A computed fold for a 73-nucleotide RNA from a Minisyncoccales bacterium, annotated as transfer RNA. Rfam family: tRNA. By type it is a transfer RNA. Gene Ontology term of the family: triplet codon-amino acid adaptor activity. The coordinates come from a structure-prediction model, not an experiment, and the mean pLDDT is 81.
RNA sequence: GCCUCCAUAGCUCAACUGGAAGAGCAGGAAGCUCUUAACUUCAAGGUUGCAGGUUCGAGUCCUGCUGGAGGCA
Numbered sequence: 001g002c003c004u005c006c007a008u009a010g011c012u013c014a015a016c017u018g019g020a021a022g023a024g025c026a027g028g029a030a031g032c033u034c035u036u037a038a039c040u041u042c043a044a045g046g047u048u049g050c051a052g053g054u055u056c057g058a059g060u061c062c063u064g065c066u067g068g069a070g071g072c073a
Stems, first nucleotide, its partner, number of pairs: 001072007010025004019056001028042004049065005
């Protein structure tokens, strides 16, 4: 220098053929308990790495950039 893959909640990961984002854990509140732990319930938590484009509609498709992993030279 070139090629491929990855980037989604604090962490680990889903999201079908483009139809508008969810789970587990952690953290918070409540119940239970003399108290704690465990258990149960509830709520909250998102500029989907960044900037554009296509589309009625983009996490998903296209382009550039950033970061990471691998390969070729």